[in-house]
RNA sequence: AGAGUUUGAUCCUGGCUCAGAACGAACGCUGGCGGUAUGCUUAACACAUGCAAGUCGAGCGAGAAUUGAAAAGCUUGCUUUUCAAUGAAAGCGGCGAACGGGUGAGUAACACGUAGGUAACGUGCCCUAAGGUUUGGGAUAACUCUUCGAAAGAGGAGCUAAUACCGGAUAUUCCCAUUUUAAGUUCGCUUAAAAUGAGCAAAGCGGGGUAACUCGCGCCUAAGGAUCGGCCUGCGUCCCAUCAGCUUGUUGGUAAGGUAAAAGCUUACCAAGGCAAUGACGGGUAGCUGGUCUGAGAGGAUGAUCAGCCACACUGGGACUGAGAUACGGCCCAGACUCCUACGGGAGGCAGCAGUGGGGAAUAUUGGACAAUGGGCGAAAGCCUGAUCCAGCAAUACCGCGUGAGUGACGAAUGCCUUCGGGUUGUAAAGCUCUGUCGAGAGGGAAGAAAAUGCUAUUUAACAAAUAGUUCUGACGGUACCUCUAAAGGAAGCACCGGCUAACUCUGUGCCAGCAGCCGCGGUAAUACAGAGGGUGCAAGCGUUGUUCGGAAUCACUGGGCGUAAAGCGCGUGUAGGCGGUAGAGUAAGUUAAAUGUGAAAGCCCCAGGCUCAACCUGGGAACUGCGUUUAAAACUGCUAAACUAGAGUGUCGGAGGGGAAGGUAGAAUUCCCGGUGUAGAGGUGGAAUUCGUAGAUAUCGGGAGGAAUACCUGUGGCGAAGGCGGCCUUCUGGAAGACAACUGACGCUGAGACGCGAAAGCGUGGGGAGCAAACAGGAUUAGAUACCCUGGUAGUCCACGCCGUAAACGAUGAGUGCUAAGUGUUGCGAGUAUUGACCCUCGCAGUGCUACAGCUAACGCAUUAAGCACUCCGCCUGGGGAGUACGGUCGCAAGAUUAAAACUCAAAGGAAUUGACGGGGGCCCGCACAAGCGGUGGAGCAUGUGGUUUAAUUCGACGCAACGCGCAGAACCUUACCUGGGCUUGAACCGCAGUAGAUCGAUAUAGAAAUAUAUUUUCCUUUCGGGGUUACUGUAGAGGUGCUGCAUGGCUGUCGUCAGCUCGUGUCGUGAGAUGUUGGGUUAAGUCCCGCAACGAGCGCAACCCUUGCCGAUAGUUGCCAUCAGGUUAUGCUGGGAACUCUAUCGGGACUGCCGGUGUUAAACCGGAGGAAGGUGGGGAUGACGUCAAGUCCUCAUGGCCCUUAUGUCCAGGGCUACACACGUGCUACAAUGGUUGGUACAAUGGGUCGCGAAACUGUGAAGUGAAGCUAAUCUCAAAAAACCAACCUCAGUUCGGAUCGUAGUCUGCAACUCGACUACGUGAAGUCGGAAUCGCUAGUAAUCGUGGAUCAGCAUGCCACGGUGAAUACGUUCUCGGGCCUUGUACACACCGCCCGUCACACCAUGGAAGUCAGUUGUUCCAGAAGUACCUGGGUUAACCUUCGGGAGACAGGGUACCAAGGAGUGGUUGGUAACUAGGGUGAAGUCGUAACAAGGUA
Repeated sequence: AGAGUUUGAUCCUGGCUCAGAACGAACGCUGGCGGUAUGCUUAACACAUGCAAGUCGAGCGAGAAUUGAAAAGCUUGCUUUUCAAUGAAAGCGGCGAACGGGUGAGUAACACGUAGGUAACGUGCCCUAAGGUUUGGGAUAACUCUUCGAAAGAGGAGCUAAUACCGGAUAUUCCCAUUUUAAGUUCGCUUAAAAUGAGCAAAGCGGGGUAACUCGCGCCUAAGGAUCGGCCUGCGUCCCAUCAGCUUGUUGGUAAGGUAAAAGCUUACCAAGGCAAUGACGGGUAGCUGGUCUGAGAGGAUGAUCAGCCACACUGGGACUGAGAUACGGCCCAGACUCCUACGGGAGGCAGCAGUGGGGAAUAUUGGACAAUGGGCGAAAGCCUGAUCCAGCAAUACCGCGUGAGUGACGAAUGCCUUCGGGUUGUAAAGCUCUGUCGAGAGGGAAGAAAAUGCUAUUUAACAAAUAGUUCUGACGGUACCUCUAAAGGAAGCACCGGCUAACUCUGUGCCAGCAGCCGCGGUAAUACAGAGGGUGCAAGCGUUGUUCGGAAUCACUGGGCGUAAAGCGCGUGUAGGCGGUAGAGUAAGUUAAAUGUGAAAGCCCCAGGCUCAACCUGGGAACUGCGUUUAAAACUGCUAAACUAGAGUGUCGGAGGGGAAGGUAGAAUUCCCGGUGUAGAGGUGGAAUUCGUAGAUAUCGGGAGGAAUACCUGUGGCGAAGGCGGCCUUCUGGAAGACAACUGACGCUGAGACGCGAAAGCGUGGGGAGCAAACAGGAUUAGAUACCCUGGUAGUCCACGCCGUAAACGAUGAGUGCUAAGUGUUGCGAGUAUUGACCCUCGCAGUGCUACAGCUAACGCAUUAAGCACUCCGCCUGGGGAGUACGGUCGCAAGAUUAAAACUCAAAGGAAUUGACGGGGGCCCGCACAAGCGGUGGAGCAUGUGGUUUAAUUCGACGCAACGCGCAGAACCUUACCUGGGCUUGAACCGCAGUAGAUCGAUAUAGAAAUAUAUUUUCCUUUCGGGGUUACUGUAGAGGUGCUGCAUGGCUGUCGUCAGCUCGUGUCGUGAGAUGUUGGGUUAAGUCCCGCAACGAGCGCAACCCUUGCCGAUAGUUGCCAUCAGGUUAUGCUGGGAACUCUAUCGGGACUGCCGGUGUUAAACCGGAGGAAGGUGGGGAUGACGUCAAGUCCUCAUGGCCCUUAUGUCCAGGGCUACACACGUGCUACAAUGGUUGGUACAAUGGGUCGCGAAACUGUGAAGUGAAGCUAAUCUCAAAAAACCAACCUCAGUUCGGAUCGUAGUCUGCAACUCGACUACGUGAAGUCGGAAUCGCUAGUAAUCGUGGAUCAGCAUGCCACGGUGAAUACGUUCUCGGGCCUUGUACACACCGCCCGUCACACCAUGGAAGUCAGUUGUUCCAGAAGUACCUGGGUUAACCUUCGGGAGACAGGGUACCAAGGAGUGGUUGGUAACUAGGGUGAAGUCGUAACAAGGUA
């Protein structure tokens, strides 16, 4: 410090997720030791048991028991008495119990924090200094007796003490009243001093001493201090405005009461105030802080342990005592709960320490000690102390240590992987040599503890204090620590390994099981599941889960945005608020600086020190960014007074304008009515129909009615804040601009709330209604058509008044001010120059447009009319959906508007641009693509392939073009893969090793369908004598598979397409994907070439090079040829010979837009021409770019993986692949006269041939047979070419067309023609008379037509591949169909239109809203009620202290009453939550239904 994830890719926006740190944690697996910390976050739920607050006998009475001494009695070891000492339990009294300890329920508050105030207060114990401590009295508990009660306890009678209680005396001070003086003052008073008067105290105990007295501890009085508290104030302190108004003791005053103390704290009276948008009131949540966690910081989250404050103590209320409480381990009352009970009554409060139950994911021992620290009491010893110190439990956290170290290669074995070579585990182990931390055992053994206390001594008159000495005290604990002994011995796991993110292979599984933080893995080769091996990370821990901060600049103060991504209110006026021009003066609130106080300690940070280190602890420092006080400064902001004119406003003048309101008026047009002319249609559409019309329409002419709107002018022209405004005239009226520079003197800008305006539609009332036109009706279209189109047509549109308050109310751009290059239009006004004048030209201001620099922007784009650079103010945004919805509020007659969530759900949604693809977008171009032609297919019969069906099997593959006469260049057996049956099992072929044997093969016979089996016969070779070869058998490695996967593959092939495209390097442009080049203007068959150009070059393709064909030449001349010469034949290159010609087969030439003319940009090129065998690629072929289709093929071959192994292998026989209601594809033959039949006569080329082609001759009607010459081929042979041509017949018929089918008889091949071959002869003679919709091929030696050859092959050809013969027609042209190329445009597509995608309905699940009601919580208000308590009144009853005249009184108490008031009860509201028949919409879900709304002009933008 970043990373992953939206896309085919890119940039941006934007969310989600991850890596880090932390924890009072929990869970899973695992676990050696120690130190230091920490440990109910949930039920402030309920609690058994024990302990947690007592102490003082030096305050008091009484005194059990014990000890000692004495005496008496006598049962001689007991009892009683006295004295002394110690002194339990209980009691009176004092102090403490208000501390310490716990918890966080309540509390949004002066509760807390911080800084102040208290001249408005209190303060026990403590300290300082001062004074005093006198004299009397009456009770009472304990105790004794007794009553009631189960108990708890209560009552009565009697006795007694005090540091308990009460009276009197005294009074320094104090308090009160009065007076005087001084100081201060907020003029109210306060403080100080002095005087006079009145009032208020006390308690003793202990030591010494004969006593006087003295000392100590107490007590009383007031003063001061310290400490601790009370009260008040400024500032700070969470969320909700879907809480907007709250308040009657409320706000203030006067008087009184009350308190320690100010105060409506309380009461009476008076006034009507007080608080609130700077958030009152209400609701929700919460103890606050120092700090803690995180973060670079600013911040955010948090408030365990430790420390400060507050609150609470079963729930609610209340007071008493006291210095202090409204009191955790006190009291009273009410309530709930628990316990005891004799049913009459009683008792209790762990949120103290342990502990129990419960809740919960979850949190410890019913331990030891007061040794230390601290607290209470005491003079002290001492006692008490679950505070505290320790121990126990827990890896809960942090820190430290260990689980060994060195050496050790045949790189052992095992495991795993493997390309079988090896690699890895791995120096790891074993082995050898060492060490001894921890743990175990044994021995020793602290510090914490002495400044305490006691005692002694010095000192003092004595005590105290001080000094010195001495004695004693340790829970932890025989612990820490040290030493010794033995022994590598007892001590390693967890998570992860697709990317983020360090770490890879095998096996299993097969969208299953499962994983997953996000993206996403898994459908037979999973580095993502599970296991294993290996590796990586951390380590006594490791992972997971949860939470917080971070990353997140993702609420942005530091530090974001709003044209299109979420986001500018529809517009204005204007209140509060915020901000505010120029130059001086004053002030000092803000601001700045200095000083000072405070900011507790602990913590963080720095330094030093102590535990062996560290964690931890100790000391010191810094810091605590804050607040207060004082002083200083005066630049800026504020404030005050007084100025200025540049902002703003006023004034004068002449212009512009659909600015607004009201009234009037004009012409054109539509419709309707009346009349005339006139006749059969009109109207409407893509085409029609509904409709109108013979009752006279449409058309046309004349007249009239009525309503609405204002053509041309008209213009990115004008006006207005926006909405909006358009004939003309009149009246009223608002605003802006220009010129001038007279006036005011900052009067300004913005603007939360508020108020006003605000298109269309809609609503209300009343008018009006020509045209248009939702709804509606009809006609069409359509699968449907509740639409688009047509014919009608009502609200409405118009007017008046009143509502509504919304729009893509848009420049998707808030208002204002200033600044920042230019150029060019236009509107209004003005100035200058010029002019007779109007223009023109130059300039200024204000508007309105375009282009463009800098700059900005994610890009598109904006660019003086900013989206630039700045300032001020307002509004708004924070992922998509749910949703602008629900609920609540406000407004509205309603429709609805406005304000505005959550649950749930997804990992995206989105913007701009890029490349493709696509479009029922556009432009250009090409192709037998259409058109123009010729011939076919589709109809018939047959052949052949396919589907389907059938079958034991009809083997398998191929399926739009690009499967279907395809694999198959040839299924009777074989082929053959299929079926049935019969056999074999290391097997039919090959091969390694080990063992055994000597045969194996062959022949004959039998059985059998054959394979095969059985029997008989036969019986190895070689040698160096070890063996080797060979064959068979057995075993083991392993063969074999046309079994599966072409979606694991190689290779090969098809297709787009022989289409003209596909790319790269460097440069340039762009943030980038990418672009440029390759686009543009021409041209071409062509990205072919030329020109231009931020491109310049290059590659694969195109073309050319190759083969063939067409012309010529050279060379050569057999088997081919024969012109000339010669010979010969009935005839023939037959022979000699020739090398001319043809031909053969090798090498060359030739054609290049080369030449001429024209067009064209002086180009490329095109058009025409000449010459030429051939002319613009001469014809044909081979040749197939980057890629696409998961195209085809595992059955050609090869091959990974999987599967079978007496079978899915292999051998054999027979059958099947040849089936047949049917459908399709491809062909053959025809339907005839351009023909058929018969006869005759001509002319080819390519090829094949020795297991072959096979001549002549003979036989047969023929297929063919016999025969055998020649030929391994330019020699022989297949071999006859056929159409054609010449004749003859047929004469338009189902025929002398056509030949299917069937019968009979044959031929050939072959072991074998039944299933199932071809051919021949004779006979038979079917359909068919040119073929519906539709569809195919072909542009020249082509189509059409005619025959010939070859491969396969024993035989079988209408198929396939070749060859030649005869030999046409047509192309105007590119509108349309199909396919393709280039450019451009739109896109929500990218699996790319066979795309994407919307809504209803049906089903399942989830959360939510409404809902008659119902249940619960909380709270307001009214009334009833009124415990305990306090105050007041009363007090006739009761009553020790004082007074008394002895009667009584004072005072007090009980009792009664009143007021306040908790619980409780009743009524009525608010609010929150739960639940509910039914209901509403929403979300999610693999393939459901119906349509096709959107994305392209999405087919109606």
RNAcentral holds the sequence, with entries from ENA, Greengenes and SILVA. Predicted 3D model of a 1501-nucleotide RNA (small-subunit ribosomal RNA) from an uncultured deep-sea bacterium. It matches the Rfam family "Bacterial small subunit ribosomal RNA".